A computed fold for a 366-nucleotide part of an RNA from a Pseudomonadota bacterium, annotated as large-subunit ribosomal RNA, domain IV. The full RNA is in RNAcentral, with records from ENA. Taxonomically the source falls in Pseudomonadota (Bacteria, Pseudomonadati).
Context: one part of a larger RNA
RNA sequence: CCCUCGUGAAGGAACUCGGCAAAAUGGUCCCGUAACUUCGGGAGAAGGGACGCCAGGAUGGGGGCGCACGACCUACGUCACGCGCCUUCGGAAUGGCCGCAGUGAAACGGUCGGAGCGACUGUUUACCAAAAACACAGGUCUCUGCCAAAGCGAAAGCUGACGUAUAGGGGCCGACGCCUGUCCAGUGCCGCACAGUUAAGGGGACGCGUCAGGCCCGCUUAGGGCGGGCCGAAGCGCUGAACCGAAGCUUCGGUGAACGACGGCCGUAACUAUAACGGUCCUAUGGUAGCGAAAUUCCUCGUCGGGUAAUAACCGACCUGCACGAAAGGCGUAACGACUCCGACACUGUCUCCACGAGGGACUCG
Numbered sequence: 001c002c003c004u005c006g007u008g009a010a011g012g013a014a015c016u017c018g019g020c021a022a023a024a025u026g027g028u029c030c031c032g033u034a035a036c037u038u039c040g041g042g043a044g045a046a047g048g049g050a051c052g053c054c055a056g057g058a059u060g061g062g063g064g065c066g067c068a069c070g071a072c073c074u075a076c077g078u079c080a081c082g083c084g085c086c087u088u089c090g091g092a093a094u095g096g097c098c099g100c101a102g103u104g105a106a107a108c109g110g111u112c113g114g115a116g117c118g119a120c121u122g123u124u125u126a127c128c129a130a131a132a133a134c135a136c137a138g139g140u141c142u143c144u145g146c147c148a149a150a151g152c153g154a155a156a157g158c159u160g161a162c163g164u165a166u167a168g169g170g171g172c173c174g175a176c177g178c179c180u181g182u183c184c185a186g187u188g189c190c191g192c193a194c195a196g197u198u199a200a201g202g203g204g205a206c207g208c209g210u211c212a213g214g215c216c217c218g219c220u221u222a223g224g225g226c227g228g229g230c231c232g233a234a235g236c237g238c239u240g241a242a243c244c245g246a247a248g249c250u251u252c253g254g255u256g257a258a259c260g261a262c263g264g265c266c267g268u269a270a271c272u273a274u275a276a277c278g279g280u281c282c283u284a285u286g287g288u289a290g291c292g293a294a295a296u297u298c299c300u301c302g303u304c305g306g307g308u309a310a311u312a313a314c315c316g317a318c319c320u321g322c323a324c325g326a327a328a329g330g331c332g333u334a335a336c337g338a339c340u341c342c343g344a345c346a347c348u349g350u351c352u353c354c355a356c357g358a359g360g361g362a363c364u365c366g
Base pairs, nucleotide, nucleotide: 001361002360003359004358005357006356007355008354010352011351014350019347027051028050029049030048031047036041038175056098060089061088062087063086064085065084066083067082070079071078072077110345111344112343113342114341115340116339117337118336122134123133138173139172140171141170142169143168144167150159151158152157176332177331178330179329181262182261183260186259187258188255189254190253191252195250196249197248201244202243207238208237209236210235213231214230215229216228217227218226219225263281264280265279266278267277290324291321302318303317304316305315306314
């Protein structure tokens, strides 16, 4: 010097990102307990007092009277309880109470105030994150009429469910309280079916090819002869128009606890400032309530107030919201939290500033 402990003058968080660590609190009984509250809680609030062992004293049980008071009852009356007085009994054990001195362990909450987030108990990154993340009761939207929807599987089949819309699946929000505004132009979804567009398919017009046959020319001539050219029905083949063809898309309408979105400029009041008011442009509509320098505020350590000797933190306000805002919910909220931030009391070697002690290492020799 290191590890694990113990003690410490004066001070008492001055340490530090931060009271991290340590100290302190601690059990049982009695007294006594605030704001707030969902009346359950908050509460072991807070804050006080007592305690073991030994000795002593006292409290005690029954009956009666008086006072006070409660329940049942129409009343009489009955039952229960407290206090005072009188009388009687009073043996033991246990428990309890009062006063007092000596001695003395262990198990064993620190507390309070203010804010943020999440209602809560729960769940989670097995081995760096336990949380304001997930879940949750509850709310709402949507799908599903049962061989359900949805899911697994190649299928058979199975789950859903031996359930049946007070059921089951999916999405979002997340107790509770007060609420949840405007926009359907775009996208999605739902509905409608007049019209437009439209596949396979149906449909087969026109045309082309082939070809019976016919005509012309040349050759031959016994022939329905041979060769070439032109025309060309039916059939067959090719091509394939008009027209008829669903869903979808277009169209039309609805729908936001569907995806989402929720403006700009200029002027104006008899100090100034500001603008209830007006004008104008754009838009589908231009952000309502509530909240707001916020887990969101860049400028910013905004400004004012509180608390401190002093605070980029904290709390309360203001509103100029760079860039809150209403179920990717808004704002509150008792209780709860190994959550986060701020403050106070208590307490301390965290510190001023280290010292000593115990055990084990390190170090020397072996």